[in-house]
Context: one part of a larger RNA
RNA sequence: CGUUGAUUCUUGAGAGGAGUUUCUUCUAGUACGAGAGGACCGAAGAGAACUGACCUCUGGUGUGCCAGCUGUUCUGCCAAGAGCACCGCUGGGUAGCUAUGUCGGGAUGGGAUAACCGCUGAAGGCAUCUAAGCGGGAAGCCCACCUCAAGAUUAGGAAUCAUUAAGACCCCUCGGAGAUGACGAGGUUGAUAGGCAGCAGGUGUACGCUCUGUGAGGAGUUAAGCCGAGCUGUACUAAGUG
Numbered sequence: 001c002g003u004u005g006a007u008u009c010u011u012g013a014g015a016g017g018a019g020u021u022u023c024u025u026c027u028a029g030u031a032c033g034a035g036a037g038g039a040c041c042g043a044a045g046a047g048a049a050c051u052g053a054c055c056u057c058u059g060g061u062g063u064g065c066c067a068g069c070u071g072u073u074c075u076g077c078c079a080a081g082a083g084c085a086c087c088g089c090u091g092g093g094u095a096g097c098u099a100u101g102u103c104g105g106g107a108u109g110g111g112a113u114a115a116c117c118g119c120u121g122a123a124g125g126c127a128u129c130u131a132a133g134c135g136g137g138a139a140g141c142c143c144a145c146c147u148c149a150a151g152a153u154u155a156g157g158a159a160u161c162a163u164u165a166a167g168a169c170c171c172c173u174c175g176g177a178g179a180u181g182a183c184g185a186g187g188u189u190g191a192u193a194g195g196c197a198g199c200a201g202g203u204g205u206a207c208g209c210u211c212u213g214u215g216a217g218g219a220g221u222u223a224a225g226c227c228g229a230g231c232u233g234u235a236c237u238a239a240g241u242g
Base pairs, nucleotide, nucleotide: 001151005161006160007159008158009157010156014148015147016146017145020048021047022046023045024044025043026042032037050105051104052103053102054101058099059098060097061096065092066091067090068089069088070085071084072083073082074081075080109143110142111141116136117135118134119133170242171187172186173185174184175183192238193237194236195234196233197232198231199230201227202226203225208221209220210219211218212217
């Protein structure tokens, strides 16, 4: 830009993906075979690699979470802290992201066939799977499974709304989205973000005070204090009017 208003839901021409494989057990030490050995068919189980999704578990990371520790500067001093030192170093760690973690997948069925195996059957009184005709038969082909898909310009279909305009955008609050656009959740008839409250979860018992010890220190208050992203709630703040 087109599809000749819009919203929502769809059909599927077509395209892509997937398609793998090993071992063990049963059948059965059966069929077969003198023995040694040792099946087809069928059933069950455990894996490998590959692949999709996810974060409950096991771990990793987690640079504005918590604690411990060193040097130094500063907050007048003590104490307690702040800045800097690779996030100063060390020990942990929520959400998110993640694999080595977890769950799933390649199942099954149908159709037409290849080589090949057949039935009936002439030419050619026999024979012959083929000439007419009819079956069986592959991890392969077409469906079936998963994904995209009407620019499929042949631009499809349905419902609903709409000239009193429907609808969309600008703008603003944002994130399951994201370089920007876009996409998605919201904009007071509101839980969209922040704040606040509770909870989960992480650190691991704060400061101050009291007691105790000559003191370094210890004990109590105290499972304390602090706490990013998580969950639930709450219009206090910001999403005003336009």